[in-house]
Large-subunit ribosomal RNA, domain V from a Patescibacteria group bacterium, 587 nucleotides, folded computationally. Taxonomically the source falls in Bacteria candidate phyla (Bacteria). The full RNA is in RNAcentral, with records from ENA.
Context: one part of a larger RNA
RNA sequence: CCCAUAGCCGGACGAAAAGACCCCGUGAAGCUUUACUAUAACUUGGUAUUGGUUUAGGGUUGUACUUAUUCAGUAUAGGUGGGAGACUUUGAAGUCUAGACGUCAGUCUAGAUGGAGUCGCCAGUGAGAUACCACCUCCGUAUUAUUUUAAACCUAACAUCUUGCCUUGAAUCAGGCGGAUGAACAGUAUCUGGUGGGUAGUUUAACUGGGGCGGUUGCCUCCCAAAAUGUAACGGAGGCGUUUACAAAGGUUGACUAGUUCCCGAUGGAAACGGGAGCGAUAGUGCAAGCGCAUAAGUCAGCUUUACUGCAAGGGCGACAACCCGAGCAGUUGCGAAAGCAGAAGCUAGUGAUCCGACCGUACGAUAUAGGACGGCGGAAGCUCAACGGAUAAAAGUUACUCCGGGGAUAACAGGCUGAUAACGCCCAAGCGUCCACAGCGACGGCGUUGUUUGGCACCUCGAUGUCGGCUCAUCGCAUCCUGGGGGUGAAGAAGCUCCCAAGGGUUUGGCUGUUCGCCAAUUAAAGCGGUACGCGAGCUGGGUUCAGAACGUCGUGAGACAGUUCGGUCUCCUAUCCGCUAUGGG
Numbered sequence: 001c002c003c004a005u006a007g008c009c010g011g012a013c014g015a016a017a018a019g020a021c022c023c024c025g026u027g028a029a030g031c032u033u034u035a036c037u038a039u040a041a042c043u044u045g046g047u048a049u050u051g052g053u054u055u056a057g058g059g060u061u062g063u064a065c066u067u068a069u070u071c072a073g074u075a076u077a078g079g080u081g082g083g084a085g086a087c088u089u090u091g092a093a094g095u096c097u098a099g100a101c102g103u104c105a106g107u108c109u110a111g112a113u114g115g116a117g118u119c120g121c122c123a124g125u126g127a128g129a130u131a132c133c134a135c136c137u138c139c140g141u142a143u144u145a146u147u148u149u150a151a152a153c154c155u156a157a158c159a160u161c162u163u164g165c166c167u168u169g170a171a172u173c174a175g176g177c178g179g180a181u182g183a184a185c186a187g188u189a190u191c192u193g194g195u196g197g198g199u200a201g202u203u204u205a206a207c208u209g210g211g212g213c214g215g216u217u218g219c220c221u222c223c224c225a226a227a228a229u230g231u232a233a234c235g236g237a238g239g240c241g242u243u244u245a246c247a248a249a250g251g252u253u254g255a256c257u258a259g260u261u262c263c264c265g266a267u268g269g270a271a272a273c274g275g276g277a278g279c280g281a282u283a284g285u286g287c288a289a290g291c292g293c294a295u296a297a298g299u300c301a302g303c304u305u306u307a308c309u310g311c312a313a314g315g316g317c318g319a320c321a322a323c324c325c326g327a328g329c330a331g332u333u334g335c336g337a338a339a340g341c342a343g344a345a346g347c348u349a350g351u352g353a354u355c356c357g358a359c360c361g362u363a364c365g366a367u368a369u370a371g372g373a374c375g376g377c378g379g380a381a382g383c384u385c386a387a388c389g390g391a392u393a394a395a396a397g398u399u400a401c402u403c404c405g406g407g408g409a410u411a412a413c414a415g416g417c418u419g420a421u422a423a424c425g426c427c428c429a430a431g432c433g434u435c436c437a438c439a440g441c442g443a444c445g446g447c448g449u450u451g452u453u454u455g456g457c458a459c460c461u462c463g464a465u466g467u468c469g470g471c472u473c474a475u476c477g478c479a480u481c482c483u484g485g486g487g488g489u490g491a492a493g494a495a496g497c498u499c500c501c502a503a504g505g506g507u508u509u510g511g512c513u514g515u516u517c518g519c520c521a522a523u524u525a526a527a528g529c530g531g532u533a534c535g536c537g538a539g540c541u542g543g544g545u546u547c548a549g550a551a552c553g554u555c556g557u558g559a560g561a562c563a564g565u566u567c568g569g570u571c572u573c574c575u576a577u578c579c580g581c582u583a584u585g586g587g
Stems, first nucleotide, its partner, number of pairs: 001587008010579003015572001022407004027403002029399004035202005041195003045191005051154010062143004068137001078136005085119003094113008158182005164177004205217003214234001218240006241388001242286001243345002250304007259279007284293002287350001289348003308331004314325003320389001333342003356382001359379004364375002414461001415459001416457003420454001422450006431441002468543001469541003473535001474532005481506003484501006508522005549567004553562003
């Protein structure tokens, strides 16, 4: 070295199970609720089944009666018209009693008594008799009809009970005839308002150096942006969701020039106003920034409404849809002597498609015809549809009870890259060290090495690379804990400190904790630091973490949740094919 047998499990990112963690899907399901929308159920009211009577209140209509006060005026004059008489033994004036109204003056009604008159026209008043008649307004009274509300009663619908009788013989069922009670209520049907996780169907955004939390989502300005345009990032900075109209911040015509520094000038000063000089746009522009602006686009004044209607050659930009500029033509205006200028504003933000219904106009269609309900066409309005190219008119959570399809396109372990952080070292030397930078230390700073920490990235692995600690068994590095050899010393000796060489061997036992670590106790020459998938679960364990049960605290309305806690919780292959390793035998 080969073969065989018996063994061991380090590797074959071993086998098994299209990863259960994580993310994604305009996937699913369970559960919750003050998510949305429905709905069972409960409840409100109308109507039907559903009839009768009375009382009280209200409304309307009719009839009879009654009420109506400024001042003046006999006095409580509603308005208008007619009217010279009207009422009265069918009982006038007056008196008494009672009642109503009341502006406290009085007016009206009923009854009794009484027994013949009372009132008007005529004077005063804006208007003349409630003497009488008719109509109307208003405050009320009585009554009829009708309607409505409330209450009460009735019985015949309807309902309940029935120990009576019958069908019927045994019958706690049903029906009929009776009886009792309730009663037009209840019950039922339909329409309707409310309540309604009891039930159901769904929704619950995306970007994202994994996801969540946070932030953002449309438009404008600057930088990034690499001298055309354009150009990304959870790159760096700011703004917008308007404002201004008849006493503009628009149009036009005419005119003007800010700001700052210095000097001088009553009150007067750092700053008010006047004069002069210097600089030259630093000022101003409704608001951000940029670019413009003196012929001013800045400032002031006069007159005004072009902040017009119908079009548009030609361009810019652009995936599309959009967006932007625009000479010129026609009409009608404003300003200007005129030439001309004017279709808002110095420019770039100040915004929202389509559908839908409503509004204004038009008179195009309009179902035999006329009309026109409706539709069309033109115009303008209604969305923080702000997740701003807007899924719907209308929508939140939870899952550790979970499931499916996928992903190493994307996280947690391990590896890889990096090395901010970490560990270790070096340089400079202010200072400490009585003196003396360097025995020993070493600020402020600088430069490395390693790949042990915490990280960053997301490159293999999600059709699975089992994760902390312990046990067992180790093996390597040296930046050496002990033992060995040396240099320096602030080394007298002893004991130390520091540095150099050195990896041969060694490097304890207990208590607490799941612990690694750490603290404590007793020893020791010493009780080293690290790598090996934080070595080692097809070697063991399973205390921790990390399923399903349960509880506490906290959070949440709740379902539930918590690098908070607590008790409990299946570790597969008696079977090893190959590599590797051990033992034995043979060659």

It matches the Rfam family "Bacterial large subunit ribosomal RNA".